[in-house]
Context: one part of a larger RNA
RNA sequence: CGUAAGAUACUUGAGAGGAGCUGUCCUUAGUACGAGAGGACCGGGAUGGACUGACCUCUGGUGUUCCAGUUGUUCCGCCAGGAGCAUUGCUGGGUAGCUAAGUCGGGAACGGAUAACCGCUGAAAGAAUCUAAGUGGGAAGCCGGCCUCAAGAUUAGGUAUCUCUGGGACUUCGGUCCCCUGUAGGCCACUCGUAGACUACGAGUUUGAUAGGCUGGGUGUGGAAGUGCAGUAAUGCAUUGAGCUAACCAGUACUAAUUGGCCGUGCGG
Numbered sequence: 001c002g003u004a005a006g007a008u009a010c011u012u013g014a015g016a017g018g019a020g021c022u023g024u025c026c027u028u029a030g031u032a033c034g035a036g037a038g039g040a041c042c043g044g045g046a047u048g049g050a051c052u053g054a055c056c057u058c059u060g061g062u063g064u065u066c067c068a069g070u071u072g073u074u075c076c077g078c079c080a081g082g083a084g085c086a087u088u089g090c091u092g093g094g095u096a097g098c099u100a101a102g103u104c105g106g107g108a109a110c111g112g113a114u115a116a117c118c119g120c121u122g123a124a125a126g127a128a129u130c131u132a133a134g135u136g137g138g139a140a141g142c143c144g145g146c147c148u149c150a151a152g153a154u155u156a157g158g159u160a161u162c163u164c165u166g167g168g169a170c171u172u173c174g175g176u177c178c179c180c181u182g183u184a185g186g187c188c189a190c191u192c193g194u195a196g197a198c199u200a201c202g203a204g205u206u207u208g209a210u211a212g213g214c215u216g217g218g219u220g221u222g223g224a225a226g227u228g229c230a231g232u233a234a235u236g237c238a239u240u241g242a243g244c245u246a247a248c249c250a251g252u253a254c255u256a257a258u259u260g261g262c263c264g265u266g267c268g269g
Base pairs, nucleotide, nucleotide: 001152005163006162007161008160009159010158011157015149016148017147018146021049022048023047024046025045026044027043033038051106052105053104054103055102059100060099061098062097066093067092068091069090070089071086072085073084074083075082076081110144111143112142117137118136119135120134164268166179167178168177169176170175180266185263186262187261188260189205190204191203192202193201210256211255212254213252214251215250216249217248220244221243226239227238228237229236230235
């Protein structure tokens, strides 16, 4: 820009893409077959490999924004307690998120038309013949079925709902200009994340839980500081499952989403 007014939501699916793999074991059955050795089709079930999708409950990894321990040194006047630097100083753990080695799922079943091939009926050609007329079976293959995209599918689709019913002048009758009006809806701006390179997408903007803060909870760490007691002391015990706790879950307007601006018109070849 188009989709013959403008919007919002939900869709149909022409078409396109993805997927399509396979082992072993049990059973049928030591049956059919075979002198024996050996040993099935068909059917039923179980469990794997590789590949692939999603996810983070579990098992782990990461987790320089959480907790603890600890070395050297500087500083906070000293003690105690801390902070900085030393690869995050080093070490032990670890929330969210992300993630695989973790968890769950997938290949199909099924239907249709067929290939080779196997048939039924059957003449030309009184027999025979799957074929000439007619009519069946038959493959990981083909068309569907499963998943994804999809109406710029210009053949531009469908459904539901919402919105707009002013005036004047000029005109080559195509339209142009002025005044009024500015709907539905959208955007800007701002707070953000389940989204993200940007954009887009999504949640919100006081008629508000969008983010921060605060409160409560969870999770993690693992027993804070101070004080008391025991010990010459190092240290231990008690107060105490203590103190602290990121990204998690709720609640709560305390803070910030202010006031606003713009686009979009007037019933439509």